[in-house]
Context: one part of a larger RNA
Molecule: large-subunit ribosomal RNA, domain III
Organism: activated sludge metagenome
RNA sequence: AAGUAGCGAAAAGAUGGGUGAGAAUCCCAUCCGCCGAAAGCCUAAGGAUUCCUGAGGAAGGUUCGUCCGCUCAGGGUAAGCCGGGACCUAAGCCGAGGCCGAGAGGAGUAGGCGAUGGAUAACUGGUUAAAAUUCCAGUGCCACCAAGUACCGUUUGAGCGAUGGGGUGACGCAGAAGGGUAGGUCAUCAGACUGAUGGAUGUCUGUUCAAGCCAGUAGGGUAGUGUGUAGGCAAAUCCGCACACUGAAAGCCUGAGAGGUGACGACGAGCUGAGAUUAUAUCAAAGCGAAGUGACUGAUCCCAAGCUGCCGAGAAAAGCCUCUAGCGAGGAAACUGGUGCCCGUACCGCAAACCGACACAGGUAGGCAGGUAGAGAAUACUAAGGCGCGC
Repeated sequence: AAGUAGCGAAAAGAUGGGUGAGAAUCCCAUCCGCCGAAAGCCUAAGGAUUCCUGAGGAAGGUUCGUCCGCUCAGGGUAAGCCGGGACCUAAGCCGAGGCCGAGAGGAGUAGGCGAUGGAUAACUGGUUAAAAUUCCAGUGCCACCAAGUACCGUUUGAGCGAUGGGGUGACGCAGAAGGGUAGGUCAUCAGACUGAUGGAUGUCUGUUCAAGCCAGUAGGGUAGUGUGUAGGCAAAUCCGCACACUGAAAGCCUGAGAGGUGACGACGAGCUGAGAUUAUAUCAAAGCGAAGUGACUGAUCCCAAGCUGCCGAGAAAAGCCUCUAGCGAGGAAACUGGUGCCCGUACCGCAAACCGACACAGGUAGGCAGGUAGAGAAUACUAAGGCGCGC
């Protein structure tokens, strides 16, 4: 320079009360305003205690501060079924022997590692100051083990069964139609409040899962049986191939949803209220608890890895099914009992907690998607919810 620029989105605050030494800034209440395909909710990466409680105010906070993502102390993350590992493989990486190379080392077979993919058993309600598909209640499911009944078998072979064979897994893009569900709207019904002698008004609620069982639905796919067999590195009853017969819809496979059950349960507006406090209102444990139906609409979700069309012709392996090779003397429904390891789990997560030197108008993958108007996820207003952007 100068008490100058600036105090970081023009979404907006106001009043009353409280606390306190001290209040525009902290807390409570009532209004007002803003977002609402987000400025709400879930979650990945990343961060690493920032989460909750009590206390504090030096510094950090662009002002203030009794407040805080700050300081101090204490507390908080509970899993057979969520995610990862004890399963599988992709790109890529490592790589026994062997190969190459003055050396260091390089490439690479067998083999292994490696998710962003495949496979894979749990739902509803309640609860904490802070955790929940993890705790609790109820109802399930998966794998393995033990015992052993019915029953089956012991060379006329029960059962197990490949590191082997086959199938499946198994995949592109575009389009269209159908059947459903979530959700929504309206009505019905129920309860509470309102009501000054009347029969009208407004507010709130109106749900309930998985698994198991029955039935297998709308729909989708597929011909079936027998015989033979030089192929599938051995074998095969499996697959392939050939032939014969039957047949054009039955059978078989698959398949949302709905119905019953689960549920004599749970939830539920509201009612009552131990108790606590600033004492007149608030908070609140425990308890009781009504109705719980219908119509319309309707998805980008499910059936569906479906169907149709097209050319650019669209992972692998495990798993699962089946076939034998082989093993083989006991096997085993149902029922009962038992076992179930390691890691993550708090909190932020379009942000004041991540990446940007900052409490920075920037950047940041995925999921959810109410109402009125509208073709619409545009736009405007709004619900739930969250905020008024730290002078």